[in-house]
RNA sequence: UGCGGGGUCGUCUAAUGGUAGGACGCGCGGCUCUGAACCGCGUAAUCCUGGUUCGAGUCCAGGCCUCGCAG
Numbered sequence: 001u002g003c004g005g006g007g008u009c010g011u012c013u014a015a016u017g018g019u020a021g022g023a024c025g026c027g028c029g030g031c032u033c034u035g036a037a038c039c040g041c042g043u044a045a046u047c048c049u050g051g052u053u054c055g056a057g058u059c060c061a062g063g064c065c066u067c068g069c070a071g
Stems, first nucleotide, its partner, number of pairs: 001070007010024004018054001025043006047063005
């Protein structure tokens, strides 16, 4: 440099173009003599800039980062 895959809460992972959800973590509470476990509530995200659309995490274009292959 060319071709291909990927980028979503702190981490992992879902989401027919129509409310961005789950698990772990973290915080608060319950339970307990205390703690762990368990239970309840909460916390927090779509890589960037444009385009299409009534509506974009999803489709399109250009970038950035990353992985693989080729040279």
This is a predicted structure of a 71-nucleotide RNA (transfer RNA) from Candidatus Giovannonibacteria bacterium RIFCSPHIGHO2_02_43_16. It matches the Rfam family "tRNA". The family's RNA type in Rfam is transfer RNA. Gene Ontology term of the family: triplet codon-amino acid adaptor activity. It was read from a public genome assembly. Taxonomically the source falls in Candidatus Giovannoniibacteriota (Bacteria, Bacteria candidate phyla). The coordinates come from a structure-prediction model, not an experiment, and the mean pLDDT is 81.